[in-house]
């Protein structure tokens, strides 16, 4: 160099164009209970890697950058 896969809350993950201003787990924060702590149990914050493109619509589809990952002489 060239092909080829990936990238979503702090971590790990669903999501397959319109039902989702994004859903779960554990962490985080607060309140309940408990003499306290552990556990439980309610409630919260917290995310689509950037930009441009199709299209009435995009987290999805295409293109490019940018990071990871594998392949190849």
């Nucleotide at each position: 160099g060239c092909c080829c896969c990936c990238u979503u809350c702090g971590u790990c993950u669903a999501g397959c164009g319109g039902c989702c201003c994004a859903g779960g787990a554990c962490g985080c924060c607060g309140g309940g209970u408990u003499c306290u702590c552990a556990a439980u149990c309610c409630g919260g914050a917290a995310a689509c890697a950037g930009u441009g493109g199709u299209u009435c619509a995009a987290c999805u589809c295409c293109a490019c950058u940018a990071g990871g990952g594998g392949g190849u002489a």